[in-house]
Context: one part of a larger RNA
Molecule: large-subunit ribosomal RNA, domain IV
Organism: Methanothermococcus sp. SCGC AD-155-C09
RNA sequence: UCCAGUCGAGGGAAGUCGGCAAAAUGGCCCCGUAACUUCGGGAGAAGGGGUGCCAGCGGCCUUACUUAGUGGGGCUGCUGGUCGCAGUGACCAGGGAGGUCCGACUGUUUAAUACAAACAUAGGUCUUAGCUAGCCCGAAAGGGUUUGUACUAAGGCCGACGUCUGCCCAGUGCUGGUACGUGAACCCCGGGUACAACCGGGUGAAGCGCCAGUAAACGGCGGGGGUAACUAUAACCCUCUUAAGGUAGCGAAAUUCCUUGUCGGGUAAGUUCCGACCUGCAUGAAUGGCGUAACGAGACCUCCACUGUCCCCGACUGGAAUCCG
Numbered sequence: 001u002c003c004a005g006u007c008g009a010g011g012g013a014a015g016u017c018g019g020c021a022a023a024a025u026g027g028c029c030c031c032g033u034a035a036c037u038u039c040g041g042g043a044g045a046a047g048g049g050g051u052g053c054c055a056g057c058g059g060c061c062u063u064a065c066u067u068a069g070u071g072g073g074g075c076u077g078c079u080g081g082u083c084g085c086a087g088u089g090a091c092c093a094g095g096g097a098g099g100u101c102c103g104a105c106u107g108u109u110u111a112a113u114a115c116a117a118a119c120a121u122a123g124g125u126c127u128u129a130g131c132u133a134g135c136c137c138g139a140a141a142g143g144g145u146u147u148g149u150a151c152u153a154a155g156g157c158c159g160a161c162g163u164c165u166g167c168c169c170a171g172u173g174c175u176g177g178u179a180c181g182u183g184a185a186c187c188c189c190g191g192g193u194a195c196a197a198c199c200g201g202g203u204g205a206a207g208c209g210c211c212a213g214u215a216a217a218c219g220g221c222g223g224g225g226g227u228a229a230c231u232a233u234a235a236c237c238c239u240c241u242u243a244a245g246g247u248a249g250c251g252a253a254a255u256u257c258c259u260u261g262u263c264g265g266g267u268a269a270g271u272u273c274c275g276a277c278c279u280g281c282a283u284g285a286a287u288g289g290c291g292u293a294a295c296g297a298g299a300c301c302u303c304c305a306c307u308g309u310c311c312c313c314g315a316c317u318g319g320a321a322u323c324c325g
Base pairs, nucleotide, nucleotide: 001320002319003318004317005316006315007314008313010311011310014309019306027051028050029049030048031047036041038160052082053081054080055079056078057077058076059075060074061073062072063071064070065069083087095304096303097302098301099300100299101298102296103295107119108118123158124157125156126155127154128153129152134145135144136143137142161291162290163289164288166221167220168219171218172217173214174213175212176211177210180209181208182207187202188201189200190199191198222240223239224238225237226236249283250280261277262276263275264274265273
């Protein structure tokens, strides 16, 4: 000096990105227990009391002897007494409360830095398929799904539950239709060629054009000007324009650039946090919207308890390294 550990006055997070680390809590019995809730839960919520040993009395179970009874063993209730700073006397053994965000939950993952808000999930919905199907592997033969058959199998998106899920089919995709247009090869006719190449015409499938449907398909969901008897604002009006111009809800958000927005709360003091506002750079409804009890080694904020994290360092125990003898 380092590693591991023990103690520490007064203060108690002032330290720090952050209470990281440590401390504190801790068993069992009794009392008692809030909001909220999907009525299960939340809950060991929270909070409080008891606990050793000795003696006496009672209850229950069991065992031995032949029953009663007596003796042994176990559990337990009550009363009295007694010792210590302390009775779950060591060890073992939850810190608690409030709020927001995300994901419903248990579960899964980057073998060797990430465990999460990512994946999965039940549940919702769309699509394909009547089986010699559809989907998947294979050049093929053949094989899987399938000992299966639409309450089935395959593919996609969303992701418990509650409540909802608005408008647009112009574009792309998919499905259906198709008079007409276009439309390759083959074939036919004409030209050409001693044959052929080749040139022109006819015919005409799919496809495309064209018509329609379809958004829990891919996706999209405006701008300018004026107006109310202070001002301000604009229910109202005018106009350009689109396929339609963002509905409900939510909103400085895991989304807000300006931004530490503004107001309120909490603090002595708060770029964070909570509640509002709405001027949404660039929210928004299964690329799901908004809520939501329970759950979480998830992200962030506050309070209580606690403490060497800190003020501010000191002492001690064991070990290691280095130096000296």